[in-house]
Context: one part of a larger RNA
RNA sequence: UGACGGGGGCCCGCACAAGCGGUGGAGCAUGUGGUUUAAUUCGAAGCAACGCGAAAAACCUUACCAAGGAUUGACAUAUACCGGAAGGGGUAAGAGAUUAUCCUGUCCUACGGGACCGGUAAACAGGUGGUGCAUGGUUGUCGUCAGCUCGUGUCGUGAGAUGUUGGGUUAAGUCCCGCAACGAGCGCAACCCUUAUAUUCAGUAGCCAGCAGGUAGAGCUGGGCACUCUGGAAAGACUGCCGUGGAGAACACGGAGGAAGGUGGGGAUGACGUCAAAUCAUCAUGCCCCUUAUAUCUUGGGCUACACACGUGCUACAAUGGCUCUAACAAAGUGAAGCGACCCCGCGAGGGUAAGCAAAGCACAAAAAUAGGGUCUCAGUUCGGAUUGCUCUCUGCAACUCGAGAGCAUGAAGAUGGAAUCGCUAGUAAUCGCAAAUCAGCAUGUUGCGGUGAAUACGUUCUCGGGCCUUGUACA
Numbered sequence: 001u002g003a004c005g006g007g008g009g010c011c012c013g014c015a016c017a018a019g020c021g022g023u024g025g026a027g028c029a030u031g032u033g034g035u036u037u038a039a040u041u042c043g044a045a046g047c048a049a050c051g052c053g054a055a056a057a058a059c060c061u062u063a064c065c066a067a068g069g070a071u072u073g074a075c076a077u078a079u080a081c082c083g084g085a086a087g088g089g090g091u092a093a094g095a096g097a098u099u100a101u102c103c104u105g106u107c108c109u110a111c112g113g114g115a116c117c118g119g120u121a122a123a124c125a126g127g128u129g130g131u132g133c134a135u136g137g138u139u140g141u142c143g144u145c146a147g148c149u150c151g152u153g154u155c156g157u158g159a160g161a162u163g164u165u166g167g168g169u170u171a172a173g174u175c176c177c178g179c180a181a182c183g184a185g186c187g188c189a190a191c192c193c194u195u196a197u198a199u200u201c202a203g204u205a206g207c208c209a210g211c212a213g214g215u216a217g218a219g220c221u222g223g224g225c226a227c228u229c230u231g232g233a234a235a236g237a238c239u240g241c242c243g244u245g246g247a248g249a250a251c252a253c254g255g256a257g258g259a260a261g262g263u264g265g266g267g268a269u270g271a272c273g274u275c276a277a278a279u280c281a282u283c284a285u286g287c288c289c290c291u292u293a294u295a296u297c298u299u300g301g302g303c304u305a306c307a308c309a310c311g312u313g314c315u316a317c318a319a320u321g322g323c324u325c326u327a328a329c330a331a332a333g334u335g336a337a338g339c340g341a342c343c344c345c346g347c348g349a350g351g352g353u354a355a356g357c358a359a360a361g362c363a364c365a366a367a368a369a370u371a372g373g374g375u376c377u378c379a380g381u382u383c384g385g386a387u388u389g390c391u392c393u394c395u396g397c398a399a400c401u402c403g404a405g406a407g408c409a410u411g412a413a414g415a416u417g418g419a420a421u422c423g424c425u426a427g428u429a430a431u432c433g434c435a436a437a438u439c440a441g442c443a444u445g446u447u448g449c450g451g452u453g454a455a456u457a458c459g460u461u462c463u464c465g466g467g468c469c470u471u472g473u474a475c476a
Stems, first nucleotide, its partner, number of pairs: 001476002003473003007470007015460002019424005026315008034306002042053002064301006073124001077123001079121006087104007107114002126290002129288003135284002137279003140275001142273001147186006153162003166177003192267004197235001199233005206225003211222003238261001241255005317417001321376007333364003338357002343352003383414001388409007430452007
């Protein structure tokens, strides 16, 4: 100087407390461990691995296994020699890769050759093989915590100290005051995006107040841009104003005005560093290793196994509910090898036909919870839907291993879950649906979007994590 303390002081955080809802019990989905297996490819491991890499494992993917092939190779660049345009189509064998064979085609040229293809030889290719403890790059974490440093000066023999400590204050090393310090840098804040308000400009594909036409109904038509909305500009919030406290400070508290008030809400943004943290399987790369194989092609299988254990979720156990009929209100997205209306067929998944739309135009599209009417009456039930049988639909060469969906039948566990444990402070939790990426098909996951919309916070004694000062130390 640090680190540590079941030392002290001050302060903060959904850290506790106060509340609300869960997990832990059940069934299923998914990831992991273990076991099994020819193979169940590999990585991730307390927080910070475990719905993680994977924003899609039937083939492909695919790295694993079995079997069958081929060895200058599936891919790249040269060289030498030999032969042929390249390409397209068929037949036979085979699981296919491939092999054999036939037909077609027979390019450019300055005639030296060239482009492309096949063969031989030799350089080489190739490796998701090893090492993340050789590395770059990228990422997680402490932590959006308020810290981490430097120049000059001063003090100290020196390591170092000072500044950065102290008194206040703040979300903040934020600011004020003081001070052997005076300044500065990386962080904080601001500048960026979005949301909340009004103004102005613009007005179609959006809108419809007034005027006219028109309908079963309808911005449907003329017309208009007032309003809603869309999207450009500029405004607005700064403790600016008033009061009180405070040191005539910073600041705190209250008030006015205001759409918004003291960082208005949300996002992006992550200092010096820590964990030899993660990644050689995104990529790049040193070294080591393989080279008729650890490279490569193919078919089939596996990654989907199942006594069990754990994590994360979904659905429930019901009446604040289930079923049924009727009626309403979003936002944000996506669409051409696409979205697909209306109509017809089917109980339905869906099928047929096909309008419109490269989309403020048309479509996906029905929002659902909600409201009104009816029914069920506390029961393993009109709760719950696992499991299983049959019949189908769709995608796709192909749904056996191993897809999703529909109808009928079946109708398991489950009566609110022990010890323990998680999230959340407001348009939040809880609850309800919608969309997108991936994608032929496949979503309870992920990322977004809006609808309905709470309770509680006395407080900082205690638990956990963190910051500053100080003290002890046989630690570095």